[in-house]
RNA sequence: GGCCCCGUCGUCUAGUGGUUAGGACGCAGGGUUUUCAUCCCUGUAACGCGAGUUCGAUUCUCGCCGGGGCUA
Repeated sequence: GGCCCCGUCGUCUAGUGGUUAGGACGCAGGGUUUUCAUCCCUGUAACGCGAGUUCGAUUCUCGCCGGGGCUA
């Protein structure tokens, strides 16, 4: 250089055009407990950037950026 795959809360992950963007862990507050742990409730916080298609894009297309792999 060429080709392929991936990019979603702090972390891991689900989501094949109309979702309130869901779950687990974490973190914060509360309840329970003599205390801690466990358990329960509530909260927290996300679609890499830009453009295009579409009535509507996390989802489809293109470019860029970043990560990984194969190849010379």